[in-house]
This is a predicted structure of a 142-nucleotide RNA (FMN riboswitch aptamer (RFN element)) from a Fidelibacterota bacterium. Its mean pLDDT, the model's own confidence on a scale to 100, is 76.
RNA sequence: AAAGGUCUUCGGGGAAGGGAGUAUUUCCCUGCCGGCGGUGAUAGCCCGCGAGCGCGCAUAAGGCGGAACAAAGACCUUUCAUGCAUGCAGAGACUGUGAAAUUCAGUUGCCGACGGUACAGUCCGGAUGGGAGAAGACCAAG
Numbered sequence: 001a002a003a004g005g006u007c008u009u010c011g012g013g014g015a016a017g018g019g020a021g022u023a024u025u026u027c028c029c030u031g032c033c034g035g036c037g038g039u040g041a042u043a044g045c046c047c048g049c050g051a052g053c054g055c056g057c058a059u060a061a062g063g064c065g066g067a068a069c070a071a072a073g074a075c076c077u078u079u080c081a082u083g084c085a086u087g088c089a090g091a092g093a094c095u096g097u098g099a100a101a102u103u104c105a106g107u108u109g110c111c112g113a114c115g116g117u118a119c120a121g122u123c124c125g126g127a128u129g130g131g132a133g134a135a136g137a138c139c140a141a142g
Base pairs, nucleotide, nucleotide: 004139005138006137007136008135009134010133016030017029018028019027032121033112034111035049036048037047038046044110045109052088053087054086056084057083058082059081060078061077062076063075092108093107094106095105096104114125115124116123
């Protein structure tokens, strides 16, 4: 100390006040919050990733078929999980500075899975889960 490998740890924030109402942290008004990587310069809204849901394929089991016995292919069914691939699922402008910024400063906007419940980014739940990824230790060509 390269590629690569093994392992460990870490890895999401936010409902405060008021109004109406039988009832809402869910409606209305004012507020509050912002995962990960990249990008000439710092990003919720630039390019991607992650969590959620769906389709397909592979892995698995069973059936059918086949056969002397057995097996494979093809076909059918099943459910969970994993992997791969793919689809769906959000949002930004203007001015300024600068070599460089949709990232900084100023102004003014906007967005936020699924199930539950008086309609939820913020409550409860799946979740003591998963996870983009981050850090470190060890192995290791040389």